Molecule: small-subunit ribosomal RNA
Organism: Rickettsiales bacterium
RNA sequence: AAACUUGAGAGUUUGAUUCUGGCUCAGAACGAACGCUGGCGGCAGGCUUAACACAUGCAAGUCGAACGGCCCGCAAGGGCAGUGGCGCACGGGUGAGUACAACUUGGGAACGUGCCCUAGAGUGGCGAAUAACUGCGGGAAACUGCAGCUAAUACGUCAUAUUCCCUUCGGGGGAAAGAUUUAUCGCUCUAGGAUCGGCCCAAGCCAGAUUAGGUAGUUGGUAGGGUAAUGGCCUACCAAGCCUACGAUCUGUAGCUGGUCUGAGAGGACGACCAGCCACACUGGAACUGAGACACGGUCCAGACUCCUACGGGAGGCAGCAGUGGGGAAUAUUGGACAAUGGGGGAAACCCUGAUCCAGCCAUGCCGCGUGAGUGAUGAAGGCCUUAGGGUUGUAAAGCUCUUUUGGCGGGGAAGAUGAUGACGGUACCCGCAGAAUAAGCACCGGCUAACUUCGUGCCAGCAGCCGCGGUAAUACGAAGGGUGCUAGCGUUGUUCGGAAUCACUGGGCGUAAAGCGCGCGUAGGCGGCGGCACAAGUCAGGGGUGAAAUCCUGAGGCUCAACCUCAGAAUUGCCUUUGAAACUAGGUCGCUGGAGUGUCGGAGGGGAUAGCGGAAUUCCUAAUGUAGAGGUGAAAUUCGUAGAUAUUAGGAGGAACACCGGUGGCGAAGGCGGCUAUCUGGACGACAACUGACGCUUAGGCGCGAAAGCGUGGGGAUCAAACAGGAUUAGAUACCCUGGUAGUCCACGCUGUAAACGAUGGAUGCUAGCCGUUCGGGGGUUCCCCCUGAGUGGCGCAGCUAACGCGUUAAGCAUCCCGCCUGGGGAGUACGGUCGCAAGAUUAAAACUCAAAGAAAUUGACGGGGACCCGCACAAGCGGUGGAACAUGUGGUUUAAUUCGAGGCAACGCGAAGAACCUUACCAGGAUUCGACAUGCCCUCUAUGGAUUCCCGAAAAGGAAUCCUUCACUUCGGGUGGGAGGAGCACAGGUGCUGCAUGGCUGUCGUCAGCUCGUGUCGUGAGAUGUUGGGUUAAGUCCCGCAACGAGCGCAACCCUCAUCCUCUGUUGCUAACAGGUAAUGCUGAGAACUCUGAGGAAACUGCCGGUGAUAAGCCGGAGGAAGGUGGGGAUGACGUCAAGUCCUCAUGGCCCUUACAUCCUGGGCUACACACGUGUUACAAUGGCGGUGACAAUGGGCAGCCAACUCGCAAGAGUGCGCGAAUCCCAAAAAGCCGCCUCAGUUCGGAUUGUACUCUGCAACUCGAGUGCAUGAAGCUGGAAUCGCUAGUAAUCGCGCAUCAGCUCGGCGCGGUGAAUACGUUCCCGGGUCUUGUACACACCGCCCGUCACACCAUGGAAGUUGGUUCUGCCUUAAGCCGGCCUUAAAAACCGUCCACGGCAGGGUCAAUGACUGGGGUGAAGUCGUAACAAGGUAGCCGUAGGGGAACCUGCGGCUGGAUUACCUCCUUU
Repeated sequence: AAACUUGAGAGUUUGAUUCUGGCUCAGAACGAACGCUGGCGGCAGGCUUAACACAUGCAAGUCGAACGGCCCGCAAGGGCAGUGGCGCACGGGUGAGUACAACUUGGGAACGUGCCCUAGAGUGGCGAAUAACUGCGGGAAACUGCAGCUAAUACGUCAUAUUCCCUUCGGGGGAAAGAUUUAUCGCUCUAGGAUCGGCCCAAGCCAGAUUAGGUAGUUGGUAGGGUAAUGGCCUACCAAGCCUACGAUCUGUAGCUGGUCUGAGAGGACGACCAGCCACACUGGAACUGAGACACGGUCCAGACUCCUACGGGAGGCAGCAGUGGGGAAUAUUGGACAAUGGGGGAAACCCUGAUCCAGCCAUGCCGCGUGAGUGAUGAAGGCCUUAGGGUUGUAAAGCUCUUUUGGCGGGGAAGAUGAUGACGGUACCCGCAGAAUAAGCACCGGCUAACUUCGUGCCAGCAGCCGCGGUAAUACGAAGGGUGCUAGCGUUGUUCGGAAUCACUGGGCGUAAAGCGCGCGUAGGCGGCGGCACAAGUCAGGGGUGAAAUCCUGAGGCUCAACCUCAGAAUUGCCUUUGAAACUAGGUCGCUGGAGUGUCGGAGGGGAUAGCGGAAUUCCUAAUGUAGAGGUGAAAUUCGUAGAUAUUAGGAGGAACACCGGUGGCGAAGGCGGCUAUCUGGACGACAACUGACGCUUAGGCGCGAAAGCGUGGGGAUCAAACAGGAUUAGAUACCCUGGUAGUCCACGCUGUAAACGAUGGAUGCUAGCCGUUCGGGGGUUCCCCCUGAGUGGCGCAGCUAACGCGUUAAGCAUCCCGCCUGGGGAGUACGGUCGCAAGAUUAAAACUCAAAGAAAUUGACGGGGACCCGCACAAGCGGUGGAACAUGUGGUUUAAUUCGAGGCAACGCGAAGAACCUUACCAGGAUUCGACAUGCCCUCUAUGGAUUCCCGAAAAGGAAUCCUUCACUUCGGGUGGGAGGAGCACAGGUGCUGCAUGGCUGUCGUCAGCUCGUGUCGUGAGAUGUUGGGUUAAGUCCCGCAACGAGCGCAACCCUCAUCCUCUGUUGCUAACAGGUAAUGCUGAGAACUCUGAGGAAACUGCCGGUGAUAAGCCGGAGGAAGGUGGGGAUGACGUCAAGUCCUCAUGGCCCUUACAUCCUGGGCUACACACGUGUUACAAUGGCGGUGACAAUGGGCAGCCAACUCGCAAGAGUGCGCGAAUCCCAAAAAGCCGCCUCAGUUCGGAUUGUACUCUGCAACUCGAGUGCAUGAAGCUGGAAUCGCUAGUAAUCGCGCAUCAGCUCGGCGCGGUGAAUACGUUCCCGGGUCUUGUACACACCGCCCGUCACACCAUGGAAGUUGGUUCUGCCUUAAGCCGGCCUUAAAAACCGUCCACGGCAGGGUCAAUGACUGGGGUGAAGUCGUAACAAGGUAGCCGUAGGGGAACCUGCGGCUGGAUUACCUCCUUU
């Protein structure tokens, strides 16, 4: 010089956010244990459980220089037991007990102290015994009896007493030991010291109040006893005290401390090892000896247990060191030595010492070292992955060159020992030798949390600290490869602290998250205005003592380093004491007036109590008028009424409540208080400033008040009305609605003591912008309106606060003081216990168990049997249908060998399928094939090969045979290349097999709805908001205006196609007005280019113009012109997204599956079935029609394996023959509704199903199973229940025509044109959608969420007749050993007696556990039952208290709250 550095968070509630709040994790530690693994050394540690029981050995002896004896020995000397001395009260162990008699810190006075030190004095006489020993005995043993002998530093007595003790001050009392050759060691007394110990006091020292009163030697005094000593320590007497809310007593737990662990600290937890103190020694009691014990290895007694026994009786105590059994998750050797340190004895040598020093075992911990180093790319092999290229393991290995720590072998070899003596130990250490040689694991890899892939598995197996993974593509399970972390260890479990500011002193909160007592009065306590003086308790400063050592920290030093050890310091934040200071606080004292109170005057008020009075209304009674209904409801009924109701009038009775005024107005502490009058009475306010002089604030306990309901007694009883009854409603309706109706509602007295008792906001004081109302006072002015001021009561709002909402001088702001309360949700404001109550119940108030949340505010959505606005063939107004019939078609179901598959509300069902007889075809039966019906490559053989016909077998496919035609290219001519065929295999083909919830693509739908977003800025802690909302307007987020927004994108609109008008051009195959020719007639011909038309290009429409309206805007209304007028009609076009919507069977595709079959081929069958149900259609039921006749007018389209004219035949379908046309030319092709006539209302001249029969066509083939035709047959059906669909104009309706697919087959689909309506007042309602707003407990988003009973399983718990056990208290009985006392004795002992007393017994209490038939609720559990209570106005607003009722949620009454939606009101006006 230094003694310090010092404070981290994360996951998890939600769709998302902020907050509150719990749970969990990351860190450190351990006397640990368990799993896997394990090379070495040093230092430490090692029964936390059964204070359970212990075999065996050892752990306390020593002294012959105290003594006698015995034995050995020649002696010297040695040994042995005994007497005697000292020690055995230390050392060692353990933590059972103990909440105080302990402990810690600091003090104190009335004490003792062997050995040790200092000083003084003394050490002289005498005596009686006894063990050993001897003899005789008893006993199994342990042990012991009798007789006899003997010594001492054993015992007794006398003397002496510097000092000592007692004293009545006269006096009295009290010692000793010797050994020895000297020296010396001893002994006695006294005083002092040191050491150690005993005692007293204060403070500190765990939890529970569901333990509130405890105590009779108890508290004190006097006297005595007892002790080393004080003292109720003990006894007698006297007094009635003592402790306690600052927690006594009781209960539970516990050895205390230095310290240890953790923590930034403050704290929290702990008290192993080491050290100090205490307590205990098998359990309980007791004393003896001694300086010291009520004694771990002593004694006595009792008890339990164990052992020995000859059954008579004895012995024992490891919580000493080892060790054993047991318990347990778990903790070591029956080792060596006294060499060191220390202890006992001894004069000493020495002896003893499981204290101690060492060694052994154990990764139990801390520390150190090693398992090699360098080089080494072909980036080896192998493994794993792969997009098949490669990547990775990986310089890792191998190889080459080195080194030798550790271990091994050989050699040397300590310190520890001051002179000798070394267990450790041939140890540490040193030297040499050989050789990479002997030496790596464990956990983890979804996030937190560093580290990723493949395979297996398939809500299984399993994982998990929390969140959570696993249901066929798992970085989360298991394995592998790879990686990350730590390393002779690594993980797991347990425990403690931390993080947790999650008990908050440092350092939290209470309006809505948990949390302000319902309100007041007030005790203890806490806190307290201004000035002066003095004091010094708190406070501050200096000094002194103490705060053991060790530990921690700092600086040095020693082991090679470190751990570890040593030294010195710092620290020990504390306590005591002393000297000061005096600002503040306390206590004292003197004053003050501002706080508080008193006084005088004044006004305001539903403040309280009592008595009286009043009118309106309801009900009832009487009378009257009067007649058939009244009442009630959504609609009804129960009910009342012809015995006269309701209605009206008059009179009367009785009870209860007080309209209007009336008001975010008043009063009160709160609950609460409302007609008027009187009496009594409380409080607040203003003005004045006379008086007191801090008298104040708060308030645990305590006391009082306290809505409604409820209870008791007695009244009263009009209304209303739990319960109850009836009627309705309903699936039910123990409800909502209705008719009745009892307690109750009212009064008096008493009880209860709770409410959403709310401002969900405790009280008091001070400070901190304002503005606008209102109530009651006071003052002023420019006086009917203002200003100032005090006390209330409201609205808004700055700063500030708040998670936000919000609060904001009436604070939830800034501060101080006091009280109450909170600490996750549920269990539960419950159980038990206590207190109160007549009861109902109130109050105080847990735990087990269970969950990872529960919650607050705000946000975006969605939803509402919430609101506002708007739109849509959504309703309404209309027209026509469906639902009834028959048939067609699709679906379900059923059937079947198969009836292939998919589609399932809208948005599946004439859908995939724009064509199932075979084929299609995916299904079924049977028969076949296996490199395959189809692609590519490799190998071998042959070479083209392809086609046609016939025959055999067969159901066909397949197979076999024969005939005929045709028969390669390049070529270096051996052969090769290309092509083709066949063959054996291998890669592969193939799959309409699965997964549309692995996917792409495509599609549907909301919806052609007007929306969906972004950038920048701004606001908000944030999610988010703003923009996009608002006022208008539009079909439209269309446009205008406004605005913290300004812009932009995808959508809308427009651009595209088509139709409608005109113009230009074109002019055949189309057209034909004019001219000409021709015909029976026709653009037939010449010709024309006008018209129609064809198909190219343009024009035209834009709210452009006018008027009105609107804000002068956007726009709207009307008008003009125009073919068309306000997006002109139609189409194409489908935003962000939703539905895990549909499709793996169009196609593509991941994964899985099959591979002589789930592939391929073939024949036949099936998809066409048929009791039935549904959807979509067709045809009808008829006269707006049917039939017959007539023969006017379209458009879109199609046509060569085709459309087919004309002609002929057939009744017809059709057939024959055959012109034209690849088509503005020819054909399909007839358009039909129309018009005319007949029929005359019938199951018909309607309707056409069904069936019979004869045919036609297509096709290899019409049986299952095609379409059509003729003749015959002639079913149901007479306009369709509940319900339901389409359509707003060239639309509906109606009429026909064409096309795709296709050999053939259509009532379907897609197109085309002809004829051609009705209605829309309007937006209340149904459905869908859009915008804004509101509520929400929903977010899988109302098809949501969610409550209770019942049933089942499991779990913990309460009650319970009791039963069992522990513990404790009281009384009594008996009383061992023992002390004390008595008796006896010369004295003691013994015996005996007495008090006390352990154990034991009897009886009765308290308390705590365990258990208990049965029983109560609670919790948990994927799919149970009944309802629907709550969340939206949750469909009767909900909730609180109370009472009754009910299967259940609940319902109802009374009072209260808003934590209720919606509409309206408040002040005024208008209308009704």